A computed fold for a 73-nucleotide RNA from Richelia sp. RM2_1_2, annotated as transfer RNA. Its Rfam family is "tRNA". By type it is a transfer RNA. Its mean pLDDT, the model's own confidence on a scale to 100, is 81. The RNAcentral record of the sequence draws on ENA. Lineage of the source: Bacteria > Cyanobacteriota > Cyanophyceae > Nostocales > Richelia.
RNA sequence: CUGGGUGUAGGUUAGUGGCUAUACCGCCGGUUUUGGAAACCGGAGACCGUGGGUUCGAGUCCCACCACCUAGA
Numbered sequence: 001c002u003g004g005g006u007g008u009a010g011g012u013u014a015g016u017g018g019c020u021a022u023a024c025c026g027c028c029g030g031u032u033u034u035g036g037a038a039a040c041c042g043g044a045g046a047c048c049g050u051g052g053g054u055u056c057g058a059g060u061c062c063c064a065c066c067a068c069c070u071a072g073a
Base pairs, nucleotide, nucleotide: 001072002071003070004069005068006067007066010025011024012023018056027043028042029041030040031039049065050064051063052062053061
C1' cells in the first nucleotide's frame, strides 16, 4: 500500500428495513437467613465506533473515515 473480517449496556452477545433495541454474567433494592452464600421477586444501565447518504422508516443497505484482527505485497 491492497483485499477480507469485526465494532450494540461494565463484560459476553441476539437482533428479516417496521411497537421507545434482546439475553446471560456483573451491579442496585427487596423477600428469605442469627449473618452470609444460594434461590426467588423487582430495578437501573447501550439511542448501536465517527460522520454523511438512500428510504415514509436504518443497529440492519450504500460511501468515507477511525480502532482492532487477519491475508498478501